[in-house]
The RNA shown here (Bacterial RNase P class A) has 317 nucleotides and comes from a rhizosphere metagenome. Rfam family: Bacterial RNase P class A. About the family: Ribonuclease P (RNase P) is a ubiquitous endoribonuclease, found in archaea, bacteria and eukarya as well as chloroplasts and mitochondria. Rfam classes the family as a ribozyme. Its mean pLDDT, the model's own confidence on a scale to 100, is 75.
RNA sequence: GUUAAACGAUCGCCUUGUAACUUUACGAGGAGGAAAGUCCGGGCAGCAUAGGACAUGACAGUCGCUAACGGCGACCGGGGGUGACCCUAGGGAAAGUGCCACAGAAACGAAACCGCCUCUUCGGAGGUAAGGGUGAAAGGAGCGAGGUAAGAGCUCGUAGCAACGCGUGGUGACGCGCGGAGGAGGUAAACCCUGUCAGCUGCAAGGAGAUCUACAUUAAGAGACGGUCCGUCCGUAGGUCGUUUAACCCGCUUGAUCCUAUGAGCAAUCGUAGGACUAGAUAGAUGAUCGUUCACGACAGAACCCGGCUUAUCGAC
Numbered sequence: 001g002u003u004a005a006a007c008g009a010u011c012g013c014c015u016u017g018u019a020a021c022u023u024u025a026c027g028a029g030g031a032g033g034a035a036a037g038u039c040c041g042g043g044c045a046g047c048a049u050a051g052g053a054c055a056u057g058a059c060a061g062u063c064g065c066u067a068a069c070g071g072c073g074a075c076c077g078g079g080g081g082u083g084a085c086c087c088u089a090g091g092g093a094a095a096g097u098g099c100c101a102c103a104g105a106a107a108c109g110a111a112a113c114c115g116c117c118u119c120u121u122c123g124g125a126g127g128u129a130a131g132g133g134u135g136a137a138a139g140g141a142g143c144g145a146g147g148u149a150a151g152a153g154c155u156c157g158u159a160g161c162a163a164c165g166c167g168u169g170g171u172g173a174c175g176c177g178c179g180g181a182g183g184a185g186g187u188a189a190a191c192c193c194u195g196u197c198a199g200c201u202g203c204a205a206g207g208a209g210a211u212c213u214a215c216a217u218u219a220a221g222a223g224a225c226g227g228u229c230c231g232u233c234c235g236u237a238g239g240u241c242g243u244u245u246a247a248c249c250c251g252c253u254u255g256a257u258c259c260u261a262u263g264a265g266c267a268a269u270c271g272u273a274g275g276a277c278u279a280g281a282u283a284g285a286u287g288a289u290c291g292u293u294c295a296c297g298a299c300a301g302a303a304c305c306c307g308g309c310u311u312a313u314c315g316a317c
């Protein structure tokens, strides 16, 4: 990844076709890879337009796929592994706020416990952050030299992290090479900032308006299907034809469907050609018996439909 016991007979159940006509005959079809969870995304339906903003919620490397997605594919960065490979909620820390337990003197512009140096009235005062201790992390990262009272990127040499610049490869995220080089810890699956997306309600949705005449075109509204604001829209009277209730009917199964071949693409997927019709129940259809085979059959039953994710699961290939 594929499959999900198979075949045959008899009776029974649901949908449907043809014939017959008091209830039969013949034929075709009849639960899943997850039908589950209701976690996402849509198709479709309604709301007079589905407009703008706030709020709220979700997402976050790059490039593709898709109707769309918080999904899928490939790649880049980071981390793990001997390795094949695996993980990744991966924009911003110099906009601001918060947090970093314990230990430690001190945990962001925060410090002097031990130590070193100078002075001393011997009580201590001043300087220092290279050495030691604590810790996951300690003011600018290593080595060497100079310098100093003792020290420190204080100065220099050398190696070197980033920002940045040039060249080069790539659609891109980024990579490689050369230069550069003292330039402000970590944390955003903390609040927040930036960018993108989202009208609401839902099949228990929903299924009645059309036309003619007369007047009006103002106003109001507690009107127009989650919350708030803005904007927009809307009328009255009469006639004709329809509709109304429903345990009836429609929606209800021809689909962003499936199979085969072929082409493009690393892939996800897409194109072309041919073929197929494959549950539509509504207190709710698949059951029972017998025989054979072997894999001795688990998890488990549609209710408008589809694409994902997650969970459960015997065995075979």
Stems, first nucleotide, its partner, number of pairs: 001317003005293007013030007032299001036310002039308005044202004051230004056198005061075005076090001077088004091193002096191002098187003113132002115128005142158005161183001164179006206250002209241007221234001223233002257276008294297001